Model confidence (mean pLDDT): 81 of 100. Transfer RNA from a Patescibacteria group bacterium, 73 nucleotides, folded computationally. Lineage of the source: Bacteria > Bacteria candidate phyla. Its Rfam family is "tRNA". By type it is a transfer RNA. The sequence is in RNAcentral, with records from ENA.

[in-house]
RNA sequence: CCGCCUGUAGCUCAAUCGGCAGAGCAGGGGCCUCUUAAGCCCAAGGUUCUGGGUUCGAUUCCCAGUGGGCGGA
Numbered sequence: 001c002c003g004c005c006u007g008u009a010g011c012u013c014a015a016u017c018g019g020c021a022g023a024g025c026a027g028g029g030g031c032c033u034c035u036u037a038a039g040c041c042c043a044a045g046g047u048u049c050u051g052g053g054u055u056c057g058a059u060u061c062c063c064a065g066u067g068g069g070c071g072g073a
Stems, first nucleotide, its partner, number of pairs: 001072007010025004019056001028042004049065005
């Protein structure tokens, strides 16, 4: 320099052909227990990497940039 994959909650990941952004774990509160652990319940937690475009509507499609990974020169 070129090509491909990838970026969503603190972490790991979902989200059908574009139509209300979710789960598990962690953290917080509670129940249970002599206590802890385990188990169970509840609530909270998001600029969906950034900027544009298309659209009634974008996590999703298109363009550019950028972080990470892989490959080739």